Notes: The prediction has a mean pLDDT of 81. The RNA shown here (c-di-AMP riboswitch aptamer (ydaO/yuaA leader)) has 136 nucleotides and comes from a Dehalococcoidia bacterium. NCBI's taxonomy places the organism under Bacteria, Bacillati, Chloroflexota, Dehalococcoidia. It was read from a public genome assembly, where an Rfam model found it.

RNA sequence: UGGGGCGCACUGCUUAGUCCUCCCGCGGGGGGACCGGGGGAACCAACUUCUGGGGUGAACCCUCUUCGGAGGGCGGGUCAAGCCUGAUUCGACCCGAACCCGUCAGCUAACCCCGGAUGCAGUCGGAUCAGGCCCA
Numbered sequence: 001u002g003g004g005g006c007g008c009a010c011u012g013c014u015u016a017g018u019c020c021u022c023c024c025g026c027g028g029g030g031g032g033a034c035c036g037g038g039g040g041a042a043c044c045a046a047c048u049u050c051u052g053g054g055g056u057g058a059a060c061c062c063u064c065u066u067c068g069g070a071g072g073g074c075g076g077g078u079c080a081a082g083c084c085u086g087a088u089u090c091g092a093c094c095c096g097a098a099c100c101c102g103u104c105a106g107c108u109a110a111c112c113c114c115g116g117a118u119g120c121a122g123u124c125g126g127a128u129c130a131g132g133c134c135c136a
Base pairs, nucleotide, nucleotide: 010122011121012120013119018033019032020031021030022029023028024027034116035115036114037113038112039111044106052104053101054100055099056098060073061072062071063070064069074096075095076094077093078092079091083132084131085130086129087128088127089126090125
């Protein structure tokens, strides 16, 4: 000097996955707020169940394939630090998985039930607009 690993803190990203409080004691449990998901009438919709069906999620469709994958369409995300949030646009870089229910579920007021993980990053691309906050 460069690279890598571990721990803590801070900031940030994905996402519903955050905040407060109490108890037990270092990790767990209870309660509340808020966020998210499922089930569940009438009316409406649907007539379709072995080609089983359904749910969370952006995670689907088509073509080609040397069967590794490739291309296109379409869907999703990031590019923060300057008060916060959002929108549009150009450019760049990525993702299009996984899991669950168990023969069963359209919508759905009342009502009932469940979740609030995980995985990552570390000085930064540009332009425009709107709302809020703060100050004068």